[in-house]
Molecule: transfer RNA
Organism: Candidatus Falkowbacteria bacterium
RNA sequence: GUCCUCGUAGUUUAAUGGAUAAAACAAAAAUCUCCUAAGUUUUAAAUGCAGGUUCGAUUCCUGCCGAGGACA
Numbered sequence: 001g002u003c004c005u006c007g008u009a010g011u012u013u014a015a016u017g018g019a020u021a022a023a024a025c026a027a028a029a030a031u032c033u034c035c036u037a038a039g040u041u042u043u044a045a046a047u048g049c050a051g052g053u054u055c056g057a058u059u060c061c062u063g064c065c066g067a068g069g070a071c072a
Base pairs, nucleotide, nucleotide: 001071002070003069004068005067006066007065010025011024012023013022018055027043028042029041030040031039048064049063050062051061052060
């Protein structure tokens, strides 16, 4: 330099055009307990960035950024 794959809560993964973006673990609060842990209930938290297509985009297209890989 060319090509391919990937980028979603703090972490690991879902959602492949119909939306209130789901779950587990982690975090916070309450409850329970003599205290802690465990348990129960509740809460907050995310689509890499900018455009385009569409009635509607996490999903499709383009560019950029980042991570990984193959070739040279």